[in-house]
Parts: sequence; C1' cells; structure tokens
RNA sequence: AUCUUCGGGGCAGGGUGAGAUUCCCUACCGGCAGUGAAAGCCUGCGAGCCUUUGGGUUGAUUCGGUGAGAUUCCGGAGCCGACGGUUAUAGUCCGGACGAGAGAGGAU
Repeated sequence: AUCUUCGGGGCAGGGUGAGAUUCCCUACCGGCAGUGAAAGCCUGCGAGCCUUUGGGUUGAUUCGGUGAGAUUCCGGAGCCGACGGUUAUAGUCCGGACGAGAGAGGAU
C1' cells in the first nucleotide's frame, strides 16, 4: 500500500392511572484509544446535531484504604446518558440504524 473479518449493552418486580418499560419505589446497562495500576464520570476519539468540510457543539466523582505509583484496584456514598416518535414526560420501547464509525484482528 491492497483486500478482508469483527466492531453497543440495559427496566426483572411493584404502585398510581383510562392510558406510563416514559411518572413514583426499585432494578439493569456502560463503544474506542491512552494513562509506572485495570476508567461510563481523568486525557482524547467516535456516534448525534451544526458547518464555510477547516471545524464547532456534545454528560457525569468524590471520601477513605493499600501501594513506589491508582479521580482506573478495594470499601462507602454520589452522579451522567444525543435526536425524532409514543394513549403519559424514555440511557433501557419504536425509529434513522441489517446504517455509520473510533478502533481491533487477519491475509497479500
């Protein structure tokens, strides 16, 4: 350099109500790369939206312990989650999406 494969998970159980996986109690989930030490909440990236195609925008963490070193491990207490739809307000249902992509692997 070329080809190719992979590349997102989750409301169980109840309450109210005409109607809610959307409200209330509770539960469950966590892309990719980096980081003397393992990350949804540190540093960046991707997706979504906007765009003059350069880029812009885009959420969230603390206390204690161990240790050479940890906002990454252990213990506790918290917090966050695009856009459109929906008989009632959505991280989890439906939809754009059997899409796209950060990247990872393989072959020549």
The prediction has a mean pLDDT of 87. Predicted 3D model of a 108-nucleotide RNA (FMN riboswitch aptamer (RFN element)) from uncultured Ruminococcus sp. The RNAcentral record of the sequence draws on MGnify. The source organism's lineage runs through Bacteria, Bacillati, Clostridia, Oscillospiraceae and Ruminococcus.